[in-house]
RNA sequence: GGGCCGGUAGUUUAAUUGGGAAAACACCUGCUUGAGAGGCGGGACGUUAUGGGUUCGAUUCCCAUCCGGUCCA
Repeated sequence: GGGCCGGUAGUUUAAUUGGGAAAACACCUGCUUGAGAGGCGGGACGUUAUGGGUUCGAUUCCCAUCCGGUCCA
């Protein structure tokens, strides 16, 4: 330098091939307990890497850039 894969909550990952952004863990809180752990209920969580484009509508499609991984040279 070129090809491919990836970037979504604090973390690990989903989102059914364009139409209401979710789960688990973690965090806060209530109940349970002598207290804690555990269990149960509730709550707060998002510039979907960045900037453009297409569309009535983009995490999803197109282009450029940034970052990580991998292969080739």